[in-house]
RNA sequence: UUAUCCAGAGAGGUGGAGGGACUGGCCCUUUGAUACCUCGGCAACAAGCAGCAAUGUGUUGUGCCAAUUCCAGUAGCGUCAAGCUUGAAGAUAA
Numbered sequence: 001u002u003a004u005c006c007a008g009a010g011a012g013g014u015g016g017a018g019g020g021a022c023u024g025g026c027c028c029u030u031u032g033a034u035a036c037c038u039c040g041g042c043a044a045c046a047a048g049c050a051g052c053a054a055u056g057u058g059u060u061g062u063g064c065c066a067a068u069u070c071c072a073g074u075a076g077c078g079u080c081a082a083g084c085u086u087g088a089a090g091a092u093a094a
Base pairs, nucleotide, nucleotide: 001094002093003092004091005090010039011038012037013036014035018028019027020026022073023072024071025070040065041064042063045061046060047059048057049056050055069089075085076084077083
């Protein structure tokens, strides 16, 4: 810089108090969080392989496995309240 982010996918062990990026909210958590390890799984971005192609596969490199990126954050429309669109920030891949 470009693309995607309302789909999908968890058990065991170590350990012991925080965690969900930030701020606010709202949640998760001693019925054991975050983290690390093992095994398992999801997905299909790139490479590989098959194919004229569309596409398929799931071998390799990543990624991911509470909640829509948990919701909002900027701007516009609209409003009693809602809601819709867009952007910023963030994450991942190339």
This is a predicted structure of a 94-nucleotide RNA (SAM riboswitch aptamer (S box leader)) from Phocicoccus schoeneichii. Its mean pLDDT, the model's own confidence on a scale to 100, is 84. The sequence is in RNAcentral, with records from MGnify. Of the family's consensus pairs, 97% are formed in the model.